RNA sequence: GGGCUGCUAGCUCAUUUGGUAGAGCACCGCCUUUGCAAGGCGGGGGUGCGGGGUUCGAAUCCCCGGCAGUCCA
Numbered sequence: 001g002g003g004c005u006g007c008u009a010g011c012u013c014a015u016u017u018g019g020u021a022g023a024g025c026a027c028c029g030c031c032u033u034u035g036c037a038a039g040g041c042g043g044g045g046g047u048g049c050g051g052g053g054u055u056c057g058a059a060u061c062c063c064c065g066g067c068a069g070u071c072c073a
Base pairs, nucleotide, nucleotide: 001072002071003070004069005068006067007066010025011024012023013022019056027043028042029041030040031039049065050064051063052062053061
């Protein structure tokens, strides 16, 4: 220098034809306990790496850039 993959909640990751984003763990509240843990029920939390474009509508498609991993030179 070039190819490929990835970037979504605090963390690990889903989101298969574009239709206003979800799970597990974590966090908060309640129940249960003398108390803690475990368990049960409920709740908060992301404008999706940044910018631009296409579209009625973009996490998803296109372009530029950034970061990480990997391969080639």